[in-house]
RNA sequence: UUAACGGAGAGUUUGAUCCUGGCUCAGGACGAACGCUGGCGGCGUGCUUAACACAUGCAAGUCGAACGAGGAAUAGUGGUGCUUGCACCGCUAUAGCCGAGUGGCGGACGGGUGAGUAACACGUGACCAACCUGCCUUUGGGAGGGGGAUAACCUGGGGAAACCCGGACUAAUACCGCAUAUCGUCUGUUCGUUGCAUAACUUACAGAUAAAAGGGAGCCUAUGCUUGCAAGCUCUCGCCCAUAGAGGGGGUCGCGGCGUAUCAGCUAGUUGGUGGGGUAACGGCCUACCAAGGCUACGACGCGUAGCGGGUUUGAGAGGACGACCCGUCACAUUGGGACUGAGAUACGGCCCAGACUCCUACGGGAGGCAGCAGUGGGGAAUUUUGCGCAAUGGCCGAAAGGCUGACGCAGCGACGCCGCGUGUGGGAUGAAGCCUUUCGGGGUGUAAACCACUGUCAGGGGGGAAGAACUUCAUCGAUGUUAAUAGCAUCGGUGGUUGACGUUACCCUCAAAGGAAGCGCCGGCUAACUCCGUGCCAGCAGCCGCGGUAAUACGGGGGGCGCAAGCGUUGUUCGGAAUUACUGGGCGUAAAGGGCAGGUAGGUGGCUUGUUAAGUCGUCUGUGAAAAUCCGGGGCUCAACCCCGCGAAAUGCAGGCGAAACUGGCAGACUAGAGACCGGUAGAGGCUAGUGGAAUUCCUGGUGUAGCGGUGGAAUGCGUAGAUAUCAGGAAGAACACCGGUGGCGAAGGCGGCUAGCUGGGCCGGAUCUGACACUGAACUGCGAAAGCGUGGGGAGCAAACAGGAUUAGAUACCCUGGUAGUCCACGCCGUAAACGAUGGGCACUAGAUGCCGGGCAUAGAGACGUGUUCGGCGUCGUAGCUAACGCAUUAAGUGCCCCGCCUGGGGAGUACGGUCGCAAGGCUGAAACUCAAAGGAAUUGACGGGGGCCCGCACAAGCGGUGGAGCAUGUGGUUUAAUUCGAAGCAACGCGAAGAACCUUACCUGGGCUUGACAUCAUUGUGAAACCACCUAGAAACAGGUGGCCUCCUUCGGGACACUUUGACAGGUGCUGCAUGGCUGUCGUCAGCUCGUGUCGUGAGAUGUUGGGUUAAGUCCCGCAACGAGCGCAACCCCUACCCUAUGUUGCCAGCGGAUAACGCCGGGGACUCGUGGGGGACUGCCGGUGAUAAACCGGAGGAAGGUGGGGACGACGUCAAGUCAUCAUGGCCCUUACGCCCAGGGCUACACACGUGCUACAAUGGCCGGAACAAAGGGCUGCCAACCCGCGAGGGUGAGCGAAUCCCAAAAAUCCGGUCUAAGUUCGGAUUGCAGUCUGCAACUCGACUGCAUGAAGUCGGAAUCGCUAGUAAUCGUGUAUCAGCCAUGACACGGUGAAUACGUUCCCGGGCCUUGUACACACCGCCCGUCAAGCCAUGGAAGCCGGGAGUGCCCGAAGUCCGUGAACCCAACACUUUUAGUGAGGGAGCGGCCUAAGGUAAGUUUGGUGACUGGGGCUAAGUCGUAACAAGGUAGCCGUAGGGGAACCUGCGGCUGGAUCACCUCCUUU
Repeated sequence: UUAACGGAGAGUUUGAUCCUGGCUCAGGACGAACGCUGGCGGCGUGCUUAACACAUGCAAGUCGAACGAGGAAUAGUGGUGCUUGCACCGCUAUAGCCGAGUGGCGGACGGGUGAGUAACACGUGACCAACCUGCCUUUGGGAGGGGGAUAACCUGGGGAAACCCGGACUAAUACCGCAUAUCGUCUGUUCGUUGCAUAACUUACAGAUAAAAGGGAGCCUAUGCUUGCAAGCUCUCGCCCAUAGAGGGGGUCGCGGCGUAUCAGCUAGUUGGUGGGGUAACGGCCUACCAAGGCUACGACGCGUAGCGGGUUUGAGAGGACGACCCGUCACAUUGGGACUGAGAUACGGCCCAGACUCCUACGGGAGGCAGCAGUGGGGAAUUUUGCGCAAUGGCCGAAAGGCUGACGCAGCGACGCCGCGUGUGGGAUGAAGCCUUUCGGGGUGUAAACCACUGUCAGGGGGGAAGAACUUCAUCGAUGUUAAUAGCAUCGGUGGUUGACGUUACCCUCAAAGGAAGCGCCGGCUAACUCCGUGCCAGCAGCCGCGGUAAUACGGGGGGCGCAAGCGUUGUUCGGAAUUACUGGGCGUAAAGGGCAGGUAGGUGGCUUGUUAAGUCGUCUGUGAAAAUCCGGGGCUCAACCCCGCGAAAUGCAGGCGAAACUGGCAGACUAGAGACCGGUAGAGGCUAGUGGAAUUCCUGGUGUAGCGGUGGAAUGCGUAGAUAUCAGGAAGAACACCGGUGGCGAAGGCGGCUAGCUGGGCCGGAUCUGACACUGAACUGCGAAAGCGUGGGGAGCAAACAGGAUUAGAUACCCUGGUAGUCCACGCCGUAAACGAUGGGCACUAGAUGCCGGGCAUAGAGACGUGUUCGGCGUCGUAGCUAACGCAUUAAGUGCCCCGCCUGGGGAGUACGGUCGCAAGGCUGAAACUCAAAGGAAUUGACGGGGGCCCGCACAAGCGGUGGAGCAUGUGGUUUAAUUCGAAGCAACGCGAAGAACCUUACCUGGGCUUGACAUCAUUGUGAAACCACCUAGAAACAGGUGGCCUCCUUCGGGACACUUUGACAGGUGCUGCAUGGCUGUCGUCAGCUCGUGUCGUGAGAUGUUGGGUUAAGUCCCGCAACGAGCGCAACCCCUACCCUAUGUUGCCAGCGGAUAACGCCGGGGACUCGUGGGGGACUGCCGGUGAUAAACCGGAGGAAGGUGGGGACGACGUCAAGUCAUCAUGGCCCUUACGCCCAGGGCUACACACGUGCUACAAUGGCCGGAACAAAGGGCUGCCAACCCGCGAGGGUGAGCGAAUCCCAAAAAUCCGGUCUAAGUUCGGAUUGCAGUCUGCAACUCGACUGCAUGAAGUCGGAAUCGCUAGUAAUCGUGUAUCAGCCAUGACACGGUGAAUACGUUCCCGGGCCUUGUACACACCGCCCGUCAAGCCAUGGAAGCCGGGAGUGCCCGAAGUCCGUGAACCCAACACUUUUAGUGAGGGAGCGGCCUAAGGUAAGUUUGGUGACUGGGGCUAAGUCGUAACAAGGUAGCCGUAGGGGAACCUGCGGCUGGAUCACCUCCUUU
C1' cells in the first nucleotide's frame, strides 16, 4: 500500500493428575408469547393453531361510437282542446340521463391460502423437425350480394318463492347460405437443400376447400334534389383471409434437493409392437389384437413427513436449520366427480350432479360457500379497523370523457422488530437531612440533593408552509401529414386553466416552563457487581456445579453496587461454540468401537512399457445463472433504520466451443520384478479311516490274611467278622495316552499328542522350464466353528451338574467329605455361541540393531559329524528413532504410507421390547423408544487398607517375678432411685479423672423464705450530712425488718469536694447454650524416626528424584553408592539431678591430729585433713590395642578407668492426626434471661442402693503373727505453726511449757532388718469387716455425714473361672518416711523420699502397636471403606394381554348421479339449405328420448396397516436413615470373569470348556548385567 476478507473459550467425574466423554454456559437470530415497566418519532411487520364455521358491507365490471324497445324530468318548437293559461300529443335538445335486455370485450388477470403433492411439482440446463396463442406490432390482400329468426316489450298461464311455460311483434358488429380465394389448408406429381433420426424446408403443376360488419366524425370537388342533405368523397374506429414478430402457454429429457431396510422384492395398460380413436400437439393418453416384457441393493415397492425455488438465519468456511413478509413457480377454492363456453379454465366471488353443513319455505320446493378486504364466533400462549381514497402506481372496459378496482396509496391499533431522539446542562461541601453500616473513631449513598446560573430537543399553545401533479382533458396559438379542402382527423410543440385520500403532513418561526417523560435484570464460580438483618435442610433458590441443618456475599427484605435502557428479563425454537457424525476435520490393544475364522460374487483399488483416445482433469472463450436480497462504491431522507443508482462485485452452478495430454480411465500391443504353474528336496500332535499296544483305575473269580479301612483342619456319613483295606494270580470293561514335552512343531480359526498302515490338505527351501497382471480386498452369499446343550441309536471304567447323606455354620439350598444320575465316549443329524484374546481385520512397501530357538539352502574347513560365517521361512526376548493419555508398541508395530472391508459416537434402561428371520427346543442374528442420571470410564500418582510379601523395632510375644479377675472394705463410674441426688470426662487416650480435702461454707443442684440499679464496676441524676462503723435489744430458721446507745469525720478558694446512703437511668450479673464459631492450655499416636524445603534433573501432569539401594545404628545415626547437590524442623548434643576426682570456702555442718572439760556427748579452745553443703573445674572421645567388615561407617573382644560404647534418670514431644478434651480455671464471638436463668439466707442434696464395671487397700498366714530387746536413712514441713522436756490419762489426748521463722529447735519413732521368746497348720494367737458400749479432738455445728482411741464383737476369706495387667536392675517385689490441699477428715488417693533387694530374655513362628521397601485395590469420610441381589413401601414411564373403540390405504362384488363419447333416433320435435305437387310437404342436417362404455358418492365382504383404551400381568427407573443375607473390590477370606447347563429366598452355587483383565511361593525356561 490493498473496493467487495478471515477461526477466543469456560464450568462440571478425582484427594490430586492426564486422557476419553457427555451435560451445561457465555454469542447471534425470531411473524414470537409471558412477567414488570412504558415519553416521542421514522421505517417495517402482525392467525405459525381450526384448509374450523361464518352475520353484515364491499372486493368485476364496462361499452349508447354494435342493437331495439321502454322510463321520467327540463327547455324549445309544432299541433289539438280552449276556462290565454293549463291539459294532451308529436319532434328536437339537455342526453346514454336511468334500470333491464340482445351483442362485444373482460370475469383464466389482479387478490388469498399451503390442504394435497416425494411428482418433470420445483430448480437448473437442453430439446419440440410433435404444438397453440385473444388483445398488441409488421407485411400483403379483402370487405360483394342476400336470408331467416330471437330477447327485450306486449299478452295469457303456473308457482309461496326461486323462477318457468305458451302466444304475438322487432333490431343488430347476434345468427345462416351464396359469390370471390393470394404465398392458407388438404391430396397427388415434381426440383433442389438440410438434419442424429422419425423427417423438415423449397421449386413448379393439377384438383378440392374455407371469409367478412359495420359504427362515428367531417365535407360538397364531379352526380341527384339542390337551403342543406343523400349517393359520394375524406378521415377514423372496428371486421375477414393470410404473414412475420413480441409476449404468453403446452409438451419431452439430463442433472439436483428427505426420513425409514424393524418396507426387499414391485408391476397387468404393466413393458413393447401393429391397427384404430383422441388431442393444439407427442405419447398406453384410450381401445382391439400380438409378444412377455419393464423397475430394483447406485434402494424399486411400501410407510412417514413436506408445497418448491430466489432466499432467511447461523457459521471463518465447509456445512446446519428454516422457506413469515417481498419476487418466481406449482397446487387448491365447503368435500368429491363432471363437462360447457372460450384464444386461454376443467374456471375462488360461472354451470351440472352427489355428500356434509347452514338458511328460507305456503312442505310442493328453493338458496348458499370470506384459503378476497374489513369483521364475528371458535380454537389457542398468541396476531389489528366492519377506516379514508382512487390524488399517485397498475389493471379491465370505452374513440374519449369517464366508470369500476378492499390491487394499490394512505391512515388506525400492537414497544412485535429495527433505527433515531429525549427525560436536562454547568456550578455547588457545613460533604445537610433521611436511610444503611460501623472496630462507635467513622464510612457509604454523594455533587447526588437543596441552592445558584443557563439551555429549550420532544411533547403542549399559536402562526407560516413545501414536495408527492406527471398525464389526460379543456381553451388558445403554431407546425406537419392526409385530403379537392384554409373543414375534419391524426401527430408534435407553446401558453393558460383544472386534479391531493394522507393532511391540523414534513419542515420553519414563535410562546411558556426544568416544568410532563425510567425502568428492568443481576451481584457464590462460570460472569461485571457486597454488606446488614430475618430465616434455620424450614421457607425457598437453581442454566451447570450447587446453596439452606443459628454468624447464608447463593433463600426473603434493606442499603450499596454492576449491566442494559423505553425497555429489561423469562420461556420456546434454531445455528454456533460441538473437531460431540470429523468432506474441510475424529476414532477402534486397555476409554465406546476389529466381524470367531475362511472361501468368494458385485463393488472399490491395482505392476512395468509403447501407441492412441480425450470420459475424468487443467486452461481459455461463449450462453445462461430473473429482479429483489447480501457485499462494495456512490447518492437521498438533519443522522440512522430505510430507500435509490452502478455495463460494480458475487452468484463457487449448468450447457456449449476451442485447446493441452503429465496423471487417472478407455482401446490396442509388448514385458516379467506381483501372482500362479512345473521339477527336485524337506520338517511337522495338519485332517480322515482302519488296526493295534502297555501302564493305571474299577469290577468279577480264586488264594493268603485279620480288624479295621477310608476320609478330614478335626470328624462323621460310607465300606468291613456274610472277612473289607492290604497282598498274589487270573479274567472283563471303558476311557485317556506318563516319560520324551520344550515361550518346541502344525493348522485360517476352533484346535491337534501312544504305535502302525492307507487316503489326503497346506507350508518351506532350491532350480528358473512355462503363463503373462491372471492381483488385493470383499457388502450380500457359502462353508468351518471349543465347551455346554438337543434328537435317534449304541456305550458307560473313571470323573461328575442334578440329587442324597455327613460335616462346618447364627443359618449353609455353598466351600470340605461319602455316594451318585444326566453328561463326558462312538455313529448320524442339529445348535452357532465363548475373556472364539495378541481384547490388536486382511494385503503390499519402507524404517537402527542385539540375542535365543525351529525348518531348509550355500560357503568354509574336513574322511565324516560338530563348528564358524552367510541367506530364505517361522517362533520368542530386549531395545533406537518414531508413536501413544499413559501403560506400553517398536521389521511378527500400536512407526511411516497406500488399498479394501467391519465397527464406534455419554452412563443406565438393554443386547431388553416389538417386528422380521433361523432353530425340535434351549436360544441365536437383526435391534429401538419412553423414562432416568451428570456423570459412566481409561491410564497413571500420592496415601490408606489387605484374613499380600520382604526387612526391622517395642515388656509385643516368649522366658521370668509379682498382681488383677474370687473375699471384705475404700474410692470412681454406670444404672436405678430422688424434690435434688449439680456439671463435665466415654475404647486405648472416661471411670482414686476435673476434686492438692462436699458436715455449714465450698455448691454450680433441690425445697422454702427474701431482694430488684441489685452481692460487684463505671458514669450521670435526685435528695441527705450524716452515713459507714462499734455495742446491744425485739420478732424470725436465717437473710431480712424494727429499735436503742456510742461515734457523728476530713479537706476547702465556702461554690463545693472526699466518703457514704438514697431516687431514677444507662447498666451490672448469669457455673445459662454453642469446645461443631474461637484463643489459650492439655491428651494421644510417640521420644515413634520421621516430616519437609531450595536449586537441579526426570515426567504433558498429579508427582518423582533427593528420602530409594548395599551396610550400620537407639536414631533419615553414620559410611559407601547413586541426577542429584545442599538445607530446615525432628534424632543426638548443649540444660538439670546422680556416680568419681580436683579446687575455693567453712556456719547452724564436720572433727583426724593438738589442748580443755564430762558420767556421756564437737560440749569447749581450735582445725580444714575427712564427711557434707555451696561455687568453679576435670573426667568418657570408640581416644588406645586386636579381630570382623569393602581399606568405610560400624560391630565384637580387650586394656586402662569411679564410670565404656547414649554411664543411670529427668526436662525437652518434628510435620501432622483424632471437628479428641475443656465456654465449669481463664479469655472470648454469637444467641438467650433481666422483680430472674441474677443476688441473699436456712435446711436438704452431691454421702441414696436390688445391681454392674474400673482402680486400690487389707488379707487368706510360719519367708508368718504376737511379745521383749537392739540398729541404720533420705527428702521434706513448721508462727492462726512445729512443739521438746515434765505431769495426768490404758489410749486417742489433756495440762503446763523450753526452743525454733530453723544445715542450729521441733515434727521424728524410721520400718522391713537383727537377737531372744511364743504360736504349730487350725478359719487359727491368721484375717480384720461388721456391730455394741465408752471416749478424744477439730469445728458455730459431727443426726443425715468426720477422723481417732479403749473395751467387746470377730464376717467373708484357705491364693481366686474365662480372661487380663505391670516390670529387663538399684528395676520388679517388699519396707517404712515426708509433703501439698487442709479447722478437721472419709488419704487405702496423688506427688515425692530413701531402706532391703531378685529372677529371666533361647529367640522373633505367633498376638498387639509401630517404621521402611514392595504388591493388589472398584477405598480417598480412606476397611468402622466400598458394594450386590431378593423382599416390603411410594411415585413414574413402558412391554404383553381376552377384548373394546377409532383412523389410513387397498382389493372383490353390488348399485350407479351429472357428464363426455358411441349407437339409435318410423310411429316425438325443428326458422335459415335443397327440391317440389308451395298457407304446406319431402329430403339433408339436428334435437329430445332410448340403449351402451366409463364413472363420483354409497353399500357389502374378507383381510391389511396404524393409533387409543383394557381386568390382569412382566420386568425397568427413581426415592436421607425399612428387612434378609455378603456375591464383588485385598489372595475380598472358595481368585475372578466369559459361554453354556442344572439348581437355589436372594445376592449366587455347582458341572464342562475357555481367558488373565489373578495375589503369593517354589520350580523350569528365556533374556539382561557382572